RNA sequence: CAAGAAUAACAGGUGAUCGCCGGUCACCAUAGUGACGGGAGGAAAGUCCGAGCUCCAUCGGGCAGGGUGCUGGAUAACGACCAGUCGGGGUGACCCGAAGGCAAGUGCAACAGAGAGUAGACCGCCACCUACGGGUCCGGUUUGGCUUCAGACCCAUCCAUUUGGUCGAGGUUUGGAGACAGUCGGGGUUCUUUUCGAAGAAUCGGUAAGGCUGAAAGGGUGCGGUAAGAGCGCACCGGCAUCUCUGGAGACAGAGGUGGCCAGGUAAACCCCAUCCGGAGCAAGGCCAAAUAGCGAGAUGUUUGAGGGUGCCCGCCUGAGAUCUCCGGGUUGGCUGCUUGAGUCUGUUGGUAACAGCAGACCUAGAUGAAUGAUCACCACUGUGGCGAGGGAGACCGAGCCAUAGAACAGGACUCGGCUUAUGGUGUUCUUGAGCC
Numbered sequence: 001c002a003a004g005a006a007u008a009a010c011a012g013g014u015g016a017u018c019g020c021c022g023g024u025c026a027c028c029a030u031a032g033u034g035a036c037g038g039g040a041g042g043a044a045a046g047u048c049c050g051a052g053c054u055c056c057a058u059c060g061g062g063c064a065g066g067g068u069g070c071u072g073g074a075u076a077a078c079g080a081c082c083a084g085u086c087g088g089g090g091u092g093a094c095c096c097g098a099a100g101g102c103a104a105g106u107g108c109a110a111c112a113g114a115g116a117g118u119a120g121a122c123c124g125c126c127a128c129c130u131a132c133g134g135g136u137c138c139g140g141u142u143u144g145g146c147u148u149c150a151g152a153c154c155c156a157u158c159c160a161u162u163u164g165g166u167c168g169a170g171g172u173u174u175g176g177a178g179a180c181a182g183u184c185g186g187g188g189u190u191c192u193u194u195u196c197g198a199a200g201a202a203u204c205g206g207u208a209a210g211g212c213u214g215a216a217a218g219g220g221u222g223c224g225g226u227a228a229g230a231g232c233g234c235a236c237c238g239g240c241a242u243c244u245c246u247g248g249a250g251a252c253a254g255a256g257g258u259g260g261c262c263a264g265g266u267a268a269a270c271c272c273c274a275u276c277c278g279g280a281g282c283a284a285g286g287c288c289a290a291a292u293a294g295c296g297a298g299a300u301g302u303u304u305g306a307g308g309g310u311g312c313c314c315g316c317c318u319g320a321g322a323u324c325u326c327c328g329g330g331u332u333g334g335c336u337g338c339u340u341g342a343g344u345c346u347g348u349u350g351g352u353a354a355c356a357g358c359a360g361a362c363c364u365a366g367a368u369g370a371a372u373g374a375u376c377a378c379c380a381c382u383g384u385g386g387c388g389a390g391g392g393a394g395a396c397c398g399a400g401c402c403a404u405a406g407a408a409c410a411g412g413a414c415u416c417g418g419c420u421u422a423u424g425g426u427g428u429u430c431u432u433g434a435g436c437c
Base pairs, nucleotide, nucleotide: 001433002432003431004430005429006428007427008426010424012379013378014377015376016375017374018373020039021038023036024035025034026033027032041409045420046419048418049417050416051415052414053281054280055279056278060314061313062312063311065277066276067275068274069273070084071083072082073081085099086097087096088095089094100272101271105270106269107266108265122211123210124207125206126205127136128135129134137186138185139184140183141182143181144180146178147177148176149175150174151173152172153171154170155168158165159164187204188203189202190201191200192199193198219237220236221235222234223233224232238262239261240259241258242257243256244255245254246253247252285336286335287334288333294327296326297325298324299323306318307317308316343362344361345360346359347358348357349356350355381406382405383404384403385402386401387400390397391396
């Protein structure tokens, strides 16, 4: 100097003039006048959570529904806050977490791929057979042709001519072996159907180390073993289960032992588990004044019925001049609730902190078509430009002065604690990078 992270407070001040709203006091005759005080926000926004307060007889039980979801603390309470553990992101300061359970069950994962969880055989490797194309479960068969080996006979060629020898993609026949087809019986796998007894169809060697596909593929590395392989066995590592020890209040962390157990992902999927939850809301509610229209209509008929806080059920309560439904009419005025609060500030004690205790000081809108504004001057703050005392070895730092411009997001309505969103500059601490001494 640049780029970041966390956090704190501020959101202008003073004076004058005019204007608006409340309060207190005085005078007054209700019209007001005067004096003295006071008069928006850090988010008042969003209406996302929690509560105080008010009303509903139900503040009784259950189901449904909804919230929360690691441990501890603090709070009136909360999903927010503080501290920590674990996981993830970042070089880092720091930040984020919807952080219980997938071996309780049911789902989902396009396409590709052999196969996506009761998950697998495509390429490849190996064994046997072969007619060298390829094939393969086990056993039987006096079914069929085929291949091959051996023998015999016939025919043809050649030599010899006395038996005989030689020779051939030739023919016939006997025997053995082999594979294939057919057929019978049995077994496995896959699919379909099912009256759940099974039936039917297709299919069949071993293997899962290497390769392919995919976001993800049957723990990883090595050695042995094997026909070739595989936790098949072994060593180490990882995961899982379980036991022990150490530290910690705990979540959890570390160390060691046993077990070849190796059972993917997803619950901000349904679900399971634990825990919490009556409802409605200041337009809640209370009081006063005023006015009007019921010859109104209908239903039910005393626990068999009706009504009574979101839904449903049980319990409970009310009682017929009771209750509910429909039609019609009047009132839309005033007061209150309405601002002294889980309040703010200062000091101190305890605590890592959030926060709590004690002491003292202070009173800061209360409007109701809805007030708090306008003008002027000076000062403060920030940006830009210029001058610049002084400091320093130097790079540089730099009080102060002058000129000029700017000033964001945005307005209560019962109150408070949080969260989220919008926004102007300043301070403090920390991280990273570059350069200078």
Overview:
Bacterial RNase P class A from a Deltaproteobacteria bacterium, 437 nucleotides, folded computationally. The prediction has a mean pLDDT of 77. Lineage of the source: Bacteria > Pseudomonadati > Myxococcota > Myxococcia. Rfam family: Bacterial RNase P class A. Rfam links the family to the GO terms tRNA processing, dimeric ribonuclease P complex and ribonuclease P activity. The model forms 96% of the base pairs in the Rfam consensus.